[in-house]
RNA sequence: GGAGAAGGCAAGAUGAUCGCUGGUCCGCAAGAUCAGAGGAAAGUCCGAACUCCGCAGGGCAGUGUGGUUCCUAACAGGAACCGGGAGCAAUCCCAGGGAAAGUGCCACAGAAAACAUACCGCCAUGAGUUAUCGUGGUAAGGGUGAAAUGGUGCGGUAAGAGCGCACCGCUUUUCUGGUGACAGAAAAGGCAGGGUAAACCCCACAUGGAGCAAGAUCAAAUAUGGUAACUUCGAGAUUGCCCGUCUCAUUAUGGUUACCGGGUAGAUCGCUCGAGAAAUCCGGCAACGGAUUUCCUAGAUGAAUGAUCAUCCUCUGCGAAAACAGAGACAGAAUUCGGCUUACCAACCUUCUCCGGCA
RNA sequence: GGCGGCGUAGCUCAGGUGGCCAGAGCACGCGGUUCAUACCCGCGGAGUCGGGGGUUCGAAGCCCUCCGCCGCCACCA
Numbered sequence: 001g002g003a004g005a006a007g008g009c010a011a012g013a014u015g016a017u018c019g020c021u022g023g024u025c026c027g028c029a030a031g032a033u034c035a036g037a038g039g040a041a042a043g044u045c046c047g048a049a050c051u052c053c054g055c056a057g058g059g060c061a062g063u064g065u066g067g068u069u070c071c072u073a074a075c076a077g078g079a080a081c082c083g084g085g086a087g088c089a090a091u092c093c094c095a096g097g098g099a100a101a102g103u104g105c106c107a108c109a110g111a112a113a114a115c116a117u118a119c120c121g122c123c124a125u126g127a128g129u130u131a132u133c134g135u136g137g138u139a140a141g142g143g144u145g146a147a148a149u150g151g152u153g154c155g156g157u158a159a160g161a162g163c164g165c166a167c168c169g170c171u172u173u174u175c176u177g178g179u180g181a182c183a184g185a186a187a188a189g190g191c192a193g194g195g196u197a198a199a200c201c202c203c204a205c206a207u208g209g210a211g212c213a214a215g216a217u218c219a220a221a222u223a224u225g226g227u228a229a230c231u232u233c234g235a236g237a238u239u240g241c242c243c244g245u246c247u248c249a250u251u252a253u254g255g256u257u258a259c260c261g262g263g264u265a266g267a268u269c270g271c272u273c274g275a276g277a278a279a280u281c282c283g284g285c286a287a288c289g290g291a292u293u294u295c296c297u298a299g300a301u302g303a304a305u306g307a308u309c310a311u312c313c314u315c316u317g318c319g320a321a322a323a324c325a326g327a328g329a330c331a332g333a334a335u336u337c338g339g340c341u342u343a344c345c346a347a348c349c350u351u352c353u354c355c356g357g358c359a
Numbered sequence: 360g361g362c363g364g365c366g367u368a369g370c371u372c373a374g375g376u377g378g379c380c381a382g383a384g385c386a387c388g389c390g391g392u393u394c395a396u397a398c399c400c401g402c403g404g405a406g407u408c409g410g411g412g413g414u415u416c417g418a419a420g421c422c423c424u425c426c427g428c429c430g431c432c433a434c435c436a
Base pairs, nucleotide, nucleotide: 001355002354003353004352005351006350007349008348012312013311014310015309016308017307018306020036021035022034023033024032025031038330042341043340045339046338047337048336049335050211051210052209053208057243058242059241060240062207063206064205065204066203067081068080069079070078071077082096083094084093085092086091097202098201102200103199104196105195106194119142120141121138122137123136124135125134126133127132150168151167152166153165154164155163169191170189171188172187173186174185175184176183177182215269216268217267218266225260226259227258228257229256230255231254234248235247236246237245238244262435263434264433276295277294278293279292280291281290282289283288313328314327315326316325317324360432361431362430363429364428365427366426369385370384371383372382378416387403388402389401390400391399409425410424411423412422413421
């Protein structure tokens, strides 16, 4: 210098004027003062807190997750490691349990897509003048396909073949190391027989449902009106089914459910102090945990968080410079947290790898 | 704000268990029929199966993610 890999910073700054929302001071008003979007507030994809559902208990079904150990309130999240794959490397990717429990599927092509089998070929043999045909052996080679019944070599054979042997792979058993996934070594076995489980399924673990429009209190207004089904051998709730549990009501001017119709579209709570934030120290490879100190940092609901001006900052254009003009992303709280995913202008910084050059 | 469903030709819809499969009707174009038009007959074009990624030999259908559209919800008696 070139080519890459991993990560980080940042999300323009300050002031003035005019507004908006909330808190505090204040008896009220007026006024004063303080605070006022994000790293993703987004998508609503996971996990929880919280609230309710006449408790949630059992069985079946369903759904989700899937290497190991750890972290965490929990998770499909994260850290470290293991195994497989890509790369010279830094590093990156993997829904990464089970196909010797069972079932299904594998189009076209091909002999054959899985208790099997042979198109071309090779070999033996028979017929035949030849061309060629029949029978038997074989699966080394060719061909088909995404995929063809361990691979390479030597021996062996009529030709061949784990038929035999060596090495590699594989399976089983034992030992050693590791918490573990797993790794290494030894012995035995001639191979125990394709792929697919983001196909059914099996194994292990987890799982009641609904969601702040949850739910609680108060106020206002209207027609406790209509239709249908059922009503004790009942209906309904338990948000798939069964059992179990619970509710209703006492025989019809009642009850339950569904639909239609009527009225109100208001106030308060839930609501923001919390698995909270920052700094320092300690433990741990890390994720993370612990201790101390300090801080309080939006709570709207017709839904606030804005507009203008000035000065400066960064970038771009024109330029020698100054001046001038333009731009400053993605996007915006709605019960609250922990994650994941997606969107994000222009640049800058740190560490590491490979190649080339110079000293 | 929360929850659920859908997306296939210009329009309305099929597409069982992944391959034989991308189809039907209407619409459109061309030809025939007719003096001419319509009806009718024949032929034809038109699709990133909403976008991207993954699993698989192979995806409209399976899985993940993004985009767009539609629907539902409060309180009282």